[in-house]
Order: sequence, then C1' cells, then structure tokens
RNA sequence: GUUGGCCAGACAGCCGCUGUGCGCGGAUGAAACCCGAUAUCGCAAGAUGCCGGUGCCGUGCAUAGAGGAAAGUCCGGGCUCCAUAGAGCAGGGUGGCGGGUAACACCCGUCCGUUAUAAGCCGCGGGCGCAAGCCUGCGGUGAAGGCGAGGAAUAGGGCCACAGAGACGAGUCCGUUUGUUCUGUCCGCAAGGGCAAGGCAGGCGGGGUGAAACGCGGCAACCUCCACCUGGAGCAACACCAAAUAGGCAAGCGUUGAGGCGGCUCGCUGAGCUUGCGGGUAGGUGGCUAGAGCCGUGGGGUAAUUCACGGCCCAGAGGAAUGGCUGUCAGGGCGCAAGCCCCAUACAGAACCCGGCUUACCGGCUGACUU
RNA sequence: GCGAGAUAGCUCAGGCGGUCAGAGCGUCGGAUUCAUAACCCGGAGGUCGAGAGUUCGAGUCUCUCUCUCGC
Repeated sequence: GUUGGCCAGACAGCCGCUGUGCGCGGAUGAAACCCGAUAUCGCAAGAUGCCGGUGCCGUGCAUAGAGGAAAGUCCGGGCUCCAUAGAGCAGGGUGGCGGGUAACACCCGUCCGUUAUAAGCCGCGGGCGCAAGCCUGCGGUGAAGGCGAGGAAUAGGGCCACAGAGACGAGUCCGUUUGUUCUGUCCGCAAGGGCAAGGCAGGCGGGGUGAAACGCGGCAACCUCCACCUGGAGCAACACCAAAUAGGCAAGCGUUGAGGCGGCUCGCUGAGCUUGCGGGUAGGUGGCUAGAGCCGUGGGGUAAUUCACGGCCCAGAGGAAUGGCUGUCAGGGCGCAAGCCCCAUACAGAACCCGGCUUACCGGCUGACUU
Repeated sequence: GCGAGAUAGCUCAGGCGGUCAGAGCGUCGGAUUCAUAACCCGGAGGUCGAGAGUUCGAGUCUCUCUCUCGC
C1' cells in the first nucleotide's frame, strides 16, 4: 500500500411491554385450531368420530425478545393456488474454461484482456545549506491489487457523425512508371517544371484527417445466429371455522286469521310465520417459524464448499412488543496535566422463510498478500 | 407486494446513439403607441435527477442509487 474476517458499548439495580411455560381467581360455556385420552375404517399413508382441557379478563413466578445490513426489492429458490397431453414457436434471460450450490445475473479456482497507484528508483527543475545532505514540483518506472454482460463479425441485415482524397460501398492527395517538351549543360546522365498516357487496385514510399485508412477493421449492453435455462401470480398466496342482517332452497302451519301491538285478556290490524339446510361477509384460527438453522471437533478439497459425529433451540407481533430511569466503567469532546463538564453513542427497526447482490455506517480487534 | 416517471422558471417534444438539445407560455432588450396591453423583431436561460459502465462518441443503451406518483 492492498484485501478479508469478527464485534457493534459493558455490568448492576428499579419500573414497564410482547410471546411462551407452570399456577391461582373470575367470566363464558359455538366451531375451527392446539394438547391429552380413545373408537371405527384402511396393507399403509391417513381419514372420520367421540370425550376432556385450552380460548376471554385479571394476577403470580420462570424464561426468551431485532440486524449486519432487518433497508432497496435488483437477482435466485422454498412454499401455496391457478394453468398445463406431447412437440414446437413467440417472449424473457444467461454466455472464456473448470468447479460449488436447492438455484442464481452469486461464490471459488484459473486463462485472457484491460487499468492503476504507494514507498522506492531514474531523469529534469526549484528552495535551504560551507559541505554531506534535507525538503519539494513535474515526467517515467513501479507490486500485491482493481475492473471485465469475456460465445459468434466468414450465416445474414444494419451503423461507423465531424474531420479527411477516401469510412468498409468503392475508390486515391502527392511522388514513384512511359513518351514528349522546357529549364540547365560543351554533350549525356542525374535533378526540377509543363503536357499526354499508363498503372487501374495497389507494386513501393511519404504527408495529412480520424477512435479506426482496407486488415478476414470495429460495434452483438443494434437486430440477429449458436448453446443452455425459463408457465403465471404472490402469505393481502392459500386453507379451515363462522355471527348479525338480507337474499336462496326445503318442510310444516296459515284469511275456518299466521304474525304484530313489551307479560295476560279484550280490542285493533291483516299475510306471512316457524324450523332446517346452503353460500358468501364481519370476526376468529391455521399457514408462522426446527431451518438449504447455529456452534464445536475431525476428514475430503488449493478454495468456494461438502461429509461424519457431538451439542443447542435462537423474536413471532397484527395500529404492530423488543423500552425508560439511575449508578459505575468504556467511547467521543475540552484541557500541557491532575482533572472538569458535556454528549447519551455510527448506520439503522423483523412481519412467510432462506441464498446472494447493492446501498448506508461512529469506531474497535484481528488475519493474509505485496513493496 | 407490484407498476410508472424525472429534459429551460412552468407545461411538454426529442427515445431509431452523431451539427439534435428544441417548441409554447414566461423573462430581458428593441420597435410600435400620448401611454399600456396585444401584434412584430432579437436575445439570454439546460451538467437532460445523481453516479458508474458499453461505445470513437450516451439526453437516447445497460446497471446502481435518490426523489415523485399510482395500484
């Protein structure tokens, strides 16, 4: 100089919040769901039924309680529902080679390409100094490293502005070639100028423009071709239970008077009433956190990662908990110091769950590579 | 959880990569008028939201971030 890993204020006391477990008291006694016991069917997986508890409120004790990014929602999967004979096309995506993985646009190794810069060294210069030397500016060199959407341009189409004679179609500014003539010379050669022709795609050289000047040019983060992958929607998925009211269906009763007028009788009124079933809504429950999980040891592998064994359980809310106060220490600020006072501590807050990427971030510890 | 957008002070074109940075309104100056408005002439005003990448070249293509709007 570069690049990984880990931590993310610590401890104590008091008061709270949410979940879970074990109790106590009260209320309610719908079901789903969960727990326990049990019966029937089934080869089994499992299905169905029945009984008890739990559910709501209060309270006691115990226990657990945000992250490395929980963020952006940019990729990839699990899971759920919908769609789906088979094959193909369209659309979307990926792209050296090899490996890892559930999968990836991710990770590891390697090849190739590209690109720096630190110290140091070299060159030129400036300042100070008696000198040795020191400081400094510019340029070059200079490692680990950084970056790469890195298949194919002879399958085909398209594009290459400006400048330049000419930009991928075709073509050429000057010279070089041949003839003739002029200058010049005693003559010739050489040199220079003019005219005509040729060369006709460069056979050579030079100059200029430009990123690129004819070369199997460049561009595929233009269309395209090749190989491979790929259905859609998303936990507001989806499943179960289920009020009140209003529809629906069925049965029974009803003008020989149902029902209503708060309980009864009279009176008045006059077409529905009762029961059951079913769907959806409010609401409740599941999905929901034991998992591609974490830690340790050992083995394979350069590594990513994988295998074996042992141990552990680590948030699950639903307007949404994860907090507040005090003290000590750590940290930051001030001060030469003893010390004093202040700050109340970076970025930031889970919501179905994982693997990545990207972005934000006060600091601290530590490993590796290189000069 | 999903989808769209950002260009001058305002409202919008340009999206097919190059002399392509434009239009209307507004603003400034002039002209006209006794004066003002309108009409007429001329000018200024932009890192194309920010940062990277591809390319000779990016407002345009790709990625990341920020902000706004919608379902």
Model confidence (mean pLDDT): 77 of 100. Two RNAs folded together computationally: RNase P RNA and transfer RNA, 442 nucleotides in total. Rfam match: Bacterial RNase P class A. It is annotated as a ribozyme.